[in-house]
RNA sequence: UAAGACAAAGCCAAACCCGCCGCGAGACGGGGACGGAAAGCCACGGAUCUUCUGAGAAAGCCGGGCCGCCUGCA
Numbered sequence: 001u002a003a004g005a006c007a008a009a010g011c012c013a014a015a016c017c018c019g020c021c022g023c024g025a026g027a028c029g030g031g032g033a034c035g036g037a038a039a040g041c042c043a044c045g046g047a048u049c050u051u052c053u054g055a056g057a058a059a060g061c062c063g064g065g066c067c068g069c070c071u072g073c074a
Stems, first nucleotide, its partner, number of pairs: 003071002011036002016031004021026001034060001040066003044063003048057003
């Protein structure tokens, strides 16, 4: 560098529920764990959702870019 355990320390957190904000998709806080080796960040392309059709949302769908923990076997 690559790779991803029968390792270690941790991390994130679906659905759903409550509060609150938003026209809405949904965001935020709390509870909760379906899962995740990038389920960290970006939003460049495709797909998806909303809309006062101007614009937005999410991105844990596929591809792409960037940074990162650990190190047994190969």

Model confidence (mean pLDDT): 87 of 100. A computed fold for a 74-nucleotide RNA from Desulfofustis glycolicus DSM 9705, annotated as c-di-GMP-I-GGC riboswitch aptamer. The model forms 95% of the base pairs in the Rfam consensus. The same sequence occurs in records of 2 taxa. The RNAcentral record of the sequence draws on Rfam and Ribocentre. Taxonomically the source falls in Desulfofustis glycolicus (Bacteria, Pseudomonadati, Thermodesulfobacteriota, Desulfofustis).